[in-house]
The prediction has a mean pLDDT of 82.
Predicted 3D model of a 541-nucleotide part of an RNA (small-subunit ribosomal RNA, 5' domain) from an uncultured organism.
Rfam family: Bacterial small subunit ribosomal RNA. Gene Ontology terms of the family: structural constituent of ribosome and ribosome.

Context: one part of a larger RNA
RNA sequence: GAACGAACGCUGACGGCGUGCUUAACACAUGCAAGUCGCACGAGAAAGUCGCCUUCGGGUGAAUGAGUAAAGUGGCGCACAGGUGAGUAACACGUGGGUAAUCUGCCUUGGAGUCCGGAAUAACACUGCGAAAGCGGUGCUAAUACCGGAUAAGCUCACGGUUUUAAUACAGUGGGAAAAGAUGGCCUCUGUUUCAAGCUAUCGCUUUAAGAUGAGCCCGCGUACCAUUAGCUUGUUGGUGGGGUAACGGCCUACCAAGGCGACGAUGGUUAGCUGGCCUGAGAGGGCGGCCAGCCACACUGGAACUGAGACACGGUCCAGACUCCUACGGGAGGCAGCAGUGAGGAAUAUUGCGCAAUGGGGGAAACCCUGACGCAGCGACGCCGUGUGAGUGAUGAAGGUUUUCGGAUCGUAAAGCUCUGUCAGAUGGGAAGAAUAAGGGCAUGGAAAAUAUUCAUGUCCGAUGACGGUACCAUCAGAGGAAGCACCGGCUAACUCCGUGCCAGCAGCCGCGGUAAUACGGAGGGUGCAAGCGUUGUUC
Repeated sequence: GAACGAACGCUGACGGCGUGCUUAACACAUGCAAGUCGCACGAGAAAGUCGCCUUCGGGUGAAUGAGUAAAGUGGCGCACAGGUGAGUAACACGUGGGUAAUCUGCCUUGGAGUCCGGAAUAACACUGCGAAAGCGGUGCUAAUACCGGAUAAGCUCACGGUUUUAAUACAGUGGGAAAAGAUGGCCUCUGUUUCAAGCUAUCGCUUUAAGAUGAGCCCGCGUACCAUUAGCUUGUUGGUGGGGUAACGGCCUACCAAGGCGACGAUGGUUAGCUGGCCUGAGAGGGCGGCCAGCCACACUGGAACUGAGACACGGUCCAGACUCCUACGGGAGGCAGCAGUGAGGAAUAUUGCGCAAUGGGGGAAACCCUGACGCAGCGACGCCGUGUGAGUGAUGAAGGUUUUCGGAUCGUAAAGCUCUGUCAGAUGGGAAGAAUAAGGGCAUGGAAAAUAUUCAUGUCCGAUGACGGUACCAUCAGAGGAAGCACCGGCUAACUCCGUGCCAGCAGCCGCGGUAAUACGGAGGGUGCAAGCGUUGUUC
């Protein structure tokens, strides 16, 4: 000199964009942060309203509310998004490869199929136990829930054959494994009294091939400090058989052999999430890894599996532990390192805000619902950037302050006065962009279809929706009015005099000042530097 997620002191006008628990991965009151689908399924209220009756208290209805609410079965999602950096010196990360050792829900493109049956169970009703959390018993019922059978390939298993470095590919024989319907439309086919059991479109379901995406595993190289850590290792190193996994492998197990690593630093200890990057520097290098992005790890502490395409799962389950809470003492409930917020710790770090309008995500055919992701607003000069605090003129160089050699000098064109301007703030009026189109409707073209129903695809026209916010912005009004401080002035280092003090009080980054004329202490006047900031402290280069 530059920098900072800074803090402290003094001061403080406005706006934009960023940014804000670096400490206790300490403990948490309260609210919210993951739901959705009735076009999978069975069932299904009430208040209120309306009608009727009324002894005016009320009663009643196959009316409406409403196939709504709440609950249940089932599907998809909850493995994303969001937080934190405790652990980890490691294939964790970075980079480059391998997987002939692998998996991949939803999505895209093809092939084939979607047949015949069955038994339950929740909800519900009745009932039992319990303080509660909750747990049973009996009876009924549905499904795209569950189960059996059929059929099935180029799928899968076994066998032998050809081929191949290899279970790589090919064809053969034998065995094995599927499925579910829903909604709309129609009468061409079947059956007809009707429109459904029929046909058809769309969405689903099963199986297979490929793609895309995501993930698992393996390897080369790189990746902090300590040798005042020199030896370490028994599933250890390798083999065979078996098990296990989506998959290779001591991953696990039995047996066999005795190996494997190490001064090119093993083992041990300390510290630490890694990277893109950020700061500094001419560079080389040094330091850092907050915000944003990628990866990893974790979710009160430790352990475990279940479900699932995917977890050994932050707002799931089980066990143990610590802590907090409820209890009828028998037993139960909980997990903010999600967003706000509280206590504590600390030099120190924000609102228990608004909205799903946009972007994105989950569910749904859609309408739509959910979304503390996100978009916004609030607080903080915490940072960067921009703007203002007025402009011109004005010499009896006013008054006043300071100083003086008493003549003067200086603050100083500074003020006043005169002439103007109108940024910001204030008042009044107008007032955005951010919104794309969705449902639905019209038209056109093409596909399915028996079809002018219907439906799908594409194009085009019409057609709701704004949290921010009456904000930004624009116009008008008034009026210099409401808007400057902080540090320093001995040298380094830009800036000097007077008074007070008298090795005292004090200053100080270094050198050093102060003991009676202190440009170094304290005050004043003046000056210098930066400026809505200025200094100090801390840290890095």